[in-house]
Context: one part of a larger RNA
């Protein structure tokens, strides 16, 4: 490589968009490139295979045949693939009428709490722990009341609830804006799926510049604990956490499960719609789409388990795996301000 695989054994790129490529719905006519059939030519000899013959046999040699699975040309076939033409509507998209939503960006604004400041009341403690101490406090703390400042986060509602491609998104209001679902079947008429490279987004931490800094809090300091304690606990506390702009590009970026399409028992919650029935109302019943959970048959599976949200049955395309360690290391290359990232071995060893 082939084969076999990728939830947990090695293995799904963190996610999307998308050029090339690969694959691609129904009908009719055409062409004949692929495909299939026949014929002709060619496919050197030797060798291989079969049948004979010659050396006493064999090896060896000679003769005949088959084969040379191929290529080219000509003549046909037209189911499938392909190409082009015409056409269709179920895939895809658009319109129209509705619906829900923490989807995104910007601006404004609200209350609770913490901290700080000022003032009043008030007096000896407060704080903290397993117990303490460091720390704060007679220069009046803690507590309590009133007023003010500033920053960050949004209790209840809140829900295996919702939205988003993923990362992620939660006070309220406004502006701009993306996507989804249902109904209709009015319009276009295969316009589709996937996607190497490419490009974009991408938690936290980190980096650069400038702001901001209430709380929390790496580092650091002190107090304890301990044999020691560079920790766990306590008192402080700088970067950071927040904002703007730019970079980084990684996570157990997880459903450890790539994307798309079709098919394959049921039952029961829940979210957003539709249709029908019943009903004074509240509601209830039947049914149908789109999500999101649980249980469970067939089937699958090494087992655990999965099971119409598949890990079942199939197809298309991409990515990835091939014993453990060495090692996600070295070297090279590319990217980055750096930290580092991406790609990614071997010797040796078991």
């Nucleotide at each position: 490589u082939u084969g076999g695989g990728c939830g947990u054994a090695a293995a799904g790129c963190g996610a999307a968009c998308g050029c090339a490529g690969g694959c691609g719905g129904g009908a009719a006519g055409a062409u004949a490139a692929g495909u299939c059939a026949g014929c002709u030519g060619u496919g050197a000899a030797a060798g291989c295979c079969c049948c004979c013959a010659g050396c006493u046999u064999a090896a060896c040699u000679g003769g005949g045949g088959a084969a040379c699975u191929g290529c080219a040309g000509c003549u046909g076939a037209a189911a499938c693939u392909a190409u082009g033409u015409u056409u269709c509507u179920u895939g895809a998209g658009u319109g129209c009428a509705g619906a829900a939503g923490a989807g995104g960006a910007g601006a404004g604004u609200g209350g609770a709490a913490c901290u700080c400041c000022a003032u009043g009341u008030g007096u000896a403690g407060c704080g903290g722990u397993g117990g303490a101490a460091u720390g704060c406090g007679u220069a009046g703390a803690u507590a309590u009341a009133u007023g003010g400042a500033a920053g960050a986060a949004c209790a209840c509602c809140a829900g295996u609830g919702g939205c988003g491609a993923a990362a992620g998104c939660g006070g309220c209001u406004c502006u701009c804006u993306g996507g989804u679902c249902u109904g209709u079947c009015a319009c276009u008429g295969a316009c589709g799926c996937u996607g190497a490279g490419g490009c974009u987004c991408g938690a936290a931490a980190g980096c650069a510049u400038g702001g901001g800094u209430a709380g929390c809090g790496a580092a650091c300091a002190g107090g304890a604990u301990u044999a020691g304690a560079u920790a766990c606990c306590c008192u402080g506390g700088u970067a950071g956490u927040c904002c703007a702009u730019g970079c980084c590009g990684u996570a157990a970026a997880c459903g450890a499960u790539g994307a798309g399409u079709g098919c394959u028992a049921a039952g029961u919650g829940u979210u957003g719609g539709g249709a029908g029935g019943u009903u004074u109302c509240c509601g209830c019943c039947u049914u149908u789409c789109a999500g999101u959970g649980c249980u469970g048959c067939a089937g699958c599976a090494a087992a655990c388990g999965c099971a119409u949200u598949a890990a079942g049955c199939a197809c298309u395309c991409c990515g990835c795996c091939u014993g453990g360690g060495g090692a996600g290391u070295a070297c090279g290359a590319c990217c980055g301000c750096a930290a580092g990232g991406u790609u990614g071995a071997a010797a040796c060893u078991c």